[in-house]
RNA sequence: AGAGUUUGAUUCUGGCUCAGAACGAACGUUGGCAGCGCGGAUUAGGCAUGCAAGUCGAACGGGAAUCCACAUUUUCAAUCCUUCGGGAGAGAAAGUGCGGAGGAGAGUGGCGAAAGGGUGAGUAACGCGUGGGCAAUUUACCUUGAAGUUGGGGAUAACUCCGCGAAAGCGGUGCUAAUACCGAAUGUGAUCUCCUGUCGCAUGGCAGGAUGAUUAAAGGUGGGGAUUCGUAAGAACCUGUCACUUCGAGAGAUGCCCGCGUCCUAUCAGCUUGUUGGUGAGGUAACGGCUCACCAAGGCUUACGGGUAGCUGGUCUGAGAGGAUGGUCAGCCACACUGGGACUGAGACACUGCCCAGACUCCUACGGGAGGCUGCAGUCGAGGAUCAUUUGCAAUGCGCGAAAGCGUGACAAUGCGACGCUGCGUGGGGGAUGAAGGCCUUCGGGUUGUAAACUCCUGUCAUUCGGGAGCAAAGGCAAAAGGGGGAAUAUCCCUUUUGUCCUGAUAGUACCGAAAGAGGAAGUCACGGCUAACUCUGUGCCAGCAGCCGCGGUAACACAGAGGUGGCGAACGUUGUUCGGAUUUACUGGGCGUAAAGGGUGCGUAGGUGGGUUCGUAUGUCGGAUGUGAAAUUUCAUCGCUCAACGGUGAACCUGCAUUCGAAACUGCGGAUCUGGAGUGUAUGAGGGGAGAGCGGAAUUCUUGGUGUAGCGGUGAAAUGCGUUGAUAUCAAGAAGAACACCGGUGGCGAAGGCGGCUCCCUGGCAUGCUACUGACACUGAGGCACGAAAGUUGGGGGAGCAAACAGGAUUAGAUACCCUGGUAGUCCCAACCGUAAACGGUGUACACUUGGUGUGGGGGGAUUUGACCCCUUCCGUACCGGAGCUAACGCGUUAAGUGUACCGCCUGGGGAGUACGGCCGCAAGGCUAAAACUCAAAGAAAUUGACGGGGGCCCGCACAAGCGGAGGAGCAUGUGGCUUAAUUCGAUGCAACGCGAAGAACCUUACCAGGGCUUGACAUGUAGCUGCACGUUCGCUGAAAGGUGAAACGCCUUCGAGGGUGCUACACAGGUGCUGCAUGGCUGUCGUCAGUUCGUGCCGUGAGGUGUUGGGUUAAGUCCCGCAACGAACGCAACCCUUGUGAUUAGUUGCUACCAGGUAAUGCUGGGCACUCUGAUCAGACUGCCUGUACAAGCAGGAGGAAGGUGGGGAUGACGUCAAGUCAGUAUGGCCCUUACGCCCUGGGCUGCACACGUGCUACAAUGGCUGGUACAAUGGGACGCGAUACCGCGAGGUGGAGCAAAUCCUCAAAACCGGCCUCAGUUCGGAUUGGAGUCUGCAACUCGACUCCAUGAAGUCGGAUUCGCUAGUAAUGGCGCAUCAGCUACGGCGCCGUGAAUACGUUCCCGGGCCUUGUACACACCGCCCGUCACAUCAUGAAAGCCGUCUGCACCCGAAGUCGCUGAUCUAACCUCGAAUUAUCGAGGAGGAAGGUGCCGAAGGUGUGGGUGGUGAUUGGGAUGAAGUCGUAACAAGGUA
Repeated sequence: AGAGUUUGAUUCUGGCUCAGAACGAACGUUGGCAGCGCGGAUUAGGCAUGCAAGUCGAACGGGAAUCCACAUUUUCAAUCCUUCGGGAGAGAAAGUGCGGAGGAGAGUGGCGAAAGGGUGAGUAACGCGUGGGCAAUUUACCUUGAAGUUGGGGAUAACUCCGCGAAAGCGGUGCUAAUACCGAAUGUGAUCUCCUGUCGCAUGGCAGGAUGAUUAAAGGUGGGGAUUCGUAAGAACCUGUCACUUCGAGAGAUGCCCGCGUCCUAUCAGCUUGUUGGUGAGGUAACGGCUCACCAAGGCUUACGGGUAGCUGGUCUGAGAGGAUGGUCAGCCACACUGGGACUGAGACACUGCCCAGACUCCUACGGGAGGCUGCAGUCGAGGAUCAUUUGCAAUGCGCGAAAGCGUGACAAUGCGACGCUGCGUGGGGGAUGAAGGCCUUCGGGUUGUAAACUCCUGUCAUUCGGGAGCAAAGGCAAAAGGGGGAAUAUCCCUUUUGUCCUGAUAGUACCGAAAGAGGAAGUCACGGCUAACUCUGUGCCAGCAGCCGCGGUAACACAGAGGUGGCGAACGUUGUUCGGAUUUACUGGGCGUAAAGGGUGCGUAGGUGGGUUCGUAUGUCGGAUGUGAAAUUUCAUCGCUCAACGGUGAACCUGCAUUCGAAACUGCGGAUCUGGAGUGUAUGAGGGGAGAGCGGAAUUCUUGGUGUAGCGGUGAAAUGCGUUGAUAUCAAGAAGAACACCGGUGGCGAAGGCGGCUCCCUGGCAUGCUACUGACACUGAGGCACGAAAGUUGGGGGAGCAAACAGGAUUAGAUACCCUGGUAGUCCCAACCGUAAACGGUGUACACUUGGUGUGGGGGGAUUUGACCCCUUCCGUACCGGAGCUAACGCGUUAAGUGUACCGCCUGGGGAGUACGGCCGCAAGGCUAAAACUCAAAGAAAUUGACGGGGGCCCGCACAAGCGGAGGAGCAUGUGGCUUAAUUCGAUGCAACGCGAAGAACCUUACCAGGGCUUGACAUGUAGCUGCACGUUCGCUGAAAGGUGAAACGCCUUCGAGGGUGCUACACAGGUGCUGCAUGGCUGUCGUCAGUUCGUGCCGUGAGGUGUUGGGUUAAGUCCCGCAACGAACGCAACCCUUGUGAUUAGUUGCUACCAGGUAAUGCUGGGCACUCUGAUCAGACUGCCUGUACAAGCAGGAGGAAGGUGGGGAUGACGUCAAGUCAGUAUGGCCCUUACGCCCUGGGCUGCACACGUGCUACAAUGGCUGGUACAAUGGGACGCGAUACCGCGAGGUGGAGCAAAUCCUCAAAACCGGCCUCAGUUCGGAUUGGAGUCUGCAACUCGACUCCAUGAAGUCGGAUUCGCUAGUAAUGGCGCAUCAGCUACGGCGCCGUGAAUACGUUCCCGGGCCUUGUACACACCGCCCGUCACAUCAUGAAAGCCGUCUGCACCCGAAGUCGCUGAUCUAACCUCGAAUUAUCGAGGAGGAAGGUGCCGAAGGUGUGGGUGGUGAUUGGGAUGAAGUCGUAACAAGGUA
């Protein structure tokens, strides 16, 4: 950094796709180790279980277990004594009582529980980010400063007792403490009021002062001993410390306010009534409609509504600008089952607090209760998917505590998971017979591959054994030193030092050492192009692949497997998502004539932009400074883990915001001024500009009258229609409506639509000249307003012509069309709608600049003229050509699509669709605005080469025409199709298959069928073994034959080793007319003997390509000439070759025979000869060479000469290519298939089969003939298993016979023609089919199935419909002859030969084919192309729809929990006050204060009614999309057949 994909190819536009990076991922295959990270993204779904917030006894009362002491009771008991009954009894155990230690569990109280932890549902918001403000605030703990801490009182938990309840729990009685609670005192202070000073942007703040009023507290725990008290313990007191109270300051935190930023949607355009403001009051920590009363009527504008979403630091990507994203970590916010509410408190409207309502779960004795994992683990569910119900408080931090310490699922660790990043390993060196095996193979070999084996080493990781850290420092205790406070050397506090004690979850881990042994450790994806990497086998449009293009229909580098190769590697692929590539939303950085895209046109509002000079200002702009922009991240430097990932430290960055100081060029703003932009004035001018009124003639139709008669009209041709009731035609008169010929013009005017007879009136704009006036007044223009062709709509008129609809006639397969005859709306006028067009220059408006030429319309000036014209110049308009430049090209080109500025509109792949829904407009038709699902990989623009056209031009051809003769009708022959069959073998199928392969099917051929046989084979080569010596010949048996089987005789060579040959057995192999001509070679057909097809260099074009090869002539010809950005060349054409036509030379046998001679019945028969004919070899000849005309030339026309004249006739010869044309069955050949058969042999049959259809021929239909008699004239050829003469036999086919001839020697009869005769127009003396009979020949054999002969028979057929074929001269036509194949023949076919021997061609309009140029094209498989719509079928998505079901929400009303606030409070009430009674407690009454209860406002959930939004579903219905071979037509592309 690009690449693939639209085309036959090209350039462009444009979409789709790929290569990159990333991820909290998932899935598939595989899986060694370590470090660091990460890990419920879905159901903010439900949760069993355990744990996640406690702590303080140095605030308080009380105090269990346990221990100690004492007393006592009971039991046991060593030992001692004993009267043996028993006694004493250390001691033990248990119990009780009292005291002490102890301190569990619970309680009162304090602090904490508002932190930490989780999640992202909600939220589009001052929620978050950033920067400010609070003179409008609060702040527990902490730090600091000042002052204080006096003296009292009454209760209440715990506890006891009683009661209720299943439980949860609750009630009552009695006792009691405090740092719990309540009065009182004091008032440094604070608050209120007033004054002064000072400061501030305002309200106001700060400081000082004054009078008065209001307002506080609590103790705990150490130490001391002078004084006092004392129950002798201690207290007062002093002192330390921790607490407490008031006030100030600070730190950190909180609350509130503001500027700016913060997604999509206008198919949401208006929203709002506490709403906006004021006054007053209430409320709050605090400002404020925060709340209320009253007053005013304001406020907001992308508001309001809908959808989606936690925000940020950052993260990913990107060159950047941007785009996407917000997991882990960090900051903020929100939430805690759902909804509402307050309490407590410094702080909450509180995740593990309270109350209420709801849903859900659990317990229950049915009365009632309990609960909230979005804490850590874990479970179920849902899901493609995300871990342990682990260890520890050792570290860090937090809470409490004076502290020790306790608590802490925060945290620290470990575990699981390749989820990610990083590192390491799976070994290293040597090693060629290049082993074996695999794979491929052209069978030679190649490759896997130094890879392995083998050998020499190493020892990372893992394994075993041993050693073994750091994370630990604090802290406590003791002592010492210094300092503070103190009366003090007590104690206490701070600092330092020393000693000592104790603390490790991870973990015996990291790390180190040792041992052994290459031992335990490699996969995955791809290999057609993009994209690195290729072969074989299998499969056969199947199975499958595929990101895009696309692979697969028998040779698949694309499927599957294998070998090999490439990539990455403990991973590799796939899927999903984001950015990139994509300049494909374009700020950086795009476009709009034709590709998507300029609004139909103007006026104009907001907005945007705006001429010259000058002064000021400082909004933008530029510069400096300051603050902030958290940390982490990123970057750089450096350091620490062995490296790295990771981490530490520092720097830079954080592009921003704010404040402040400066600058003044540009922009803005304010002032002044100017005239160039713009406008006004004035003088002229042109004009189908607009509106109204009037007038005119031509034409058409109609009416009336006249003349006049049979048609008119219409068409490709007709018909419908009109007309004898008089049309058409013609004359005259009249009526009506509409439109205005000629002029008329890429001429004029208008903003566009548009405007055309003439005159008048009203009116808009424009141009030119002058330069008097205003002084930027300008440009553009979202919304808005106006105008706006035709058609259409409403009402009223009008209606001649034309003419949708409609009717009829034609055409047609049909014809709801094109053509014709009619004909109504409409077209016209008035009034009002509609608001669209290919409303187009497919080109928005305005201004400026940038070479030219030629016309034309309207003005001005100059010069000139008597006056003009012509001419020069200038302004405005309009048109053509063209330069630079632009453009993909076409093209545009001062009237830009060039170069710039300003503003508006519009575009972002094709289809779906300018459609649906919604909204607005409209009487309606409809218009404007305007999607999505789904689907395709294209759709498209311009140009190129072809091909094609019922486009054009030029030209050619037996192409047509002009002729001659045929085919198509008949019979027969032959081929084909079809049918039939055991088989009717196979191939050839428009021209270019069909008398073709086949130049010979009775057997053979033969490939087909039936049957019978053979299996190394009918045939080739090789190897091994064996056998006899052959093979062969002959003879038997069996058999249809092949074959099988048996016998006999003869018979190779030899150096005796054997060799050769043959047979048998076995193995390799043979064999195949089996398949594929779409795997091929070769050969052939065809276009076409048409004149074309290309190349090199150069030039042109971005390119495909073009040029050359086109053009003007000419030719049979791209033949030649001329011209030309081309110059040359090649394959074709022509010529060279063969043949024929003339002549010469030469050579004469088998040919010939003029001359000479001989001979015969006759004949070159013979001698001689080679003159002639002829034969065959070599030459000559013809070249537009000569002449005339014409032409530039090439050439053409005519002529002469010549046997031949313009290629003399004919042949061979077939360019580049096309048709996947034909042939695997002629041969060759790849691949596939068969191998006791798809091979081989044999017999018989079939290829000949016959309702039929077609092609090619033969014979005819007759008199230009038939029959018959006579009489002439050829050439090409063939001949030995052959041709076969004379002669004889037979009517004949033929037979007998055999002369001659390997042939210019012998054999092989020409016929038509000509000369006579008969037939006389008929199914015949035409015609010969068919059939019967008799024969001949070939052959092993003529039944299926041969040919020929004779006799008899005597069919159709009387010249052939539509249509169609051949031929232009020795041709057609016609007559015979020969040959190949071949035993014979189906030959009437094929290939040749000669005889006789015509007619016609005006010409190129038409049919067919072809060539060149040009034009159009939506074709390129190329018109046998492409392609449209309905219908039918299937699938998919979607709209409408009576309704139905959810969800969200507005409004009105009802009910109204908890709770705050207010009111009330007859009931209750310890502390304070007053009075009274009592004087030890206390009691009573009243007051103050408080409370239960009641009630009012508000109020969640709920209910009722009525709207709106949105989603789902819905009989039926509408169109849409898609689908190898459905139906009907043929609308478009060519003039697409009606542009």